[in-house]
């Protein structure tokens, strides 16, 4: 400084070429069960999808540009 990836609940991720409610797994809260504690089993809180701005009737998802992690190349 220039290229490519990637940034979704605390954690690790899913999202099938924009459209009917943003999920899952582990956690975590509650309640059952237990002498207790761990497993199980119901159930329930938390995210507006890294930020800002464009296209669109509609954007997590196209586009720009900033931010930052990670390779790569000078």
């Nucleotide at each position: 400084u220039g290229g490519c990836u990637c940034g979704u609940g605390g954690c690790u991720c899913a999202g099938u070429u924009g459209g009917u409610u943003a999920g899952a797994g582990c956690a975590c809260c509650a309640c059952a069960u237990u002498g207790a504690c761990a497993u199980u089993g119901u159930g329930g809180g938390g995210g507006u999808c890294g930020c800002c701005g464009g296209u669109u009737c509609g954007a997590a998802u196209c586009c720009g540009g900033c931010c930052g992690a990670g390779c790569c190349a000078a």